[in-house]
RNA sequence: GGCAUACAAAGGCAAACUGGCUGAAAUGCCGGGGCGCAAAGCUUCCGACCUAAAUACUUGAGGGUCACUUCGGGUACAAGGUAGCGGGGCUGCCGGC
Numbered sequence: 001g002g003c004a005u006a007c008a009a010a011g012g013c014a015a016a017c018u019g020g021c022u023g024a025a026a027u028g029c030c031g032g033g034g035c036g037c038a039a040a041g042c043u044u045c046c047g048a049c050c051u052a053a054a055u056a057c058u059u060g061a062g063g064g065u066c067a068c069u070u071c072g073g074g075u076a077c078a079a080g081g082u083a084g085c086g087g088g089g090c091u092g093c094c095g096g097c
Stems, first nucleotide, its partner, number of pairs: 002097002012037002017032005035084001041090003045087003048082003055076009
């Protein structure tokens, strides 16, 4: 320097759940907690999945100066998310060859 990840050693991260905060939501952050993880370190480049505020269309009930408008429902949709869904990129501990 490269390759790959057996047994160890030193450690690391932190699922569900839970208290608080945030957001329209999905989520995310902090504390507790440990299901698990050899990259469960970082990164949305690709695929997949989650949500749908705004926007567009539609529908029900009202109002109206008959242009529209108020409230509720539905459909589509990411510029919002998931890196612990997979792939890619970058970086990395110990020991082994």
Predicted 3D model of a 97-nucleotide RNA (c-di-GMP-I riboswitch aptamer) from uncultured Sterolibacterium sp. Lineage of the source: Bacteria > Pseudomonadati > Pseudomonadota > Betaproteobacteria > Sterolibacterium. The sequence was found by an Rfam model in a public genome assembly. Its Rfam family is "c-di-GMP-I riboswitch aptamer". Rfam describes the family as follows. GEMM was predicted in a large-scale screen for bacterial structured RNA regulatory elements. Its mean pLDDT, the model's own confidence on a scale to 100, is 84. The model forms 95% of the base pairs in the Rfam consensus.